[in-house]
Notes: The RNA shown here (SAM riboswitch aptamer (S box leader)) has 120 nucleotides and comes from an uncultured Acidimicrobiaceae bacterium.
RNA sequence: GCAUCAUCCAGAGCAGCUGAGGGACCGGGCCCGAAGACGCUGCGGCAACCAGAUCGACUCCGGGCCGUUUCGUGAAGCGGUUCCCCGUCGUGCCAGGUGCCAAUGCCCGAGCGAUGAGGA
Numbered sequence: 001g002c003a004u005c006a007u008c009c010a011g012a013g014c015a016g017c018u019g020a021g022g023g024a025c026c027g028g029g030c031c032c033g034a035a036g037a038c039g040c041u042g043c044g045g046c047a048a049c050c051a052g053a054u055c056g057a058c059u060c061c062g063g064g065c066c067g068u069u070u071c072g073u074g075a076a077g078c079g080g081u082u083c084c085c086c087g088u089c090g091u092g093c094c095a096g097g098u099g100c101c102a103a104u105g106c107c108c109g110a111g112c113g114a115u116g117a118g119g120a
Base pairs, nucleotide, nucleotide: 002119004117005116006115007114008113013043014042015041016040017039021032022031023030026109027108028107029106044101045100046099048098049097050096055090056089057088058087062084063083064081065080066079067078068077069076070075071074105112
């Protein structure tokens, strides 16, 4: 860089450095910005995805245990079980991988963009 899936009307600060633009691109608006925006750094925070302890529930197979029956000495069948294993769903701790911390992806149009996950 590519395709797929999901999400994008909630949430989230302070300081240092820098110094003029910024809100992805285009058009029309409207906002932020020398009372220092945007960007970078430090600490802090938010919680979208990934990961995930614990606990609970549920289904089937198998195992263990108990009862019972048959055969006749060790097996089979049936039933039960608050046990074990496997699986599914919910929950989502401590700490984490990314991400994010103006305004509905700022609004509208065109068409696109961003983030996450696995993939080739």

The sequence was found by an Rfam model in a public genome assembly.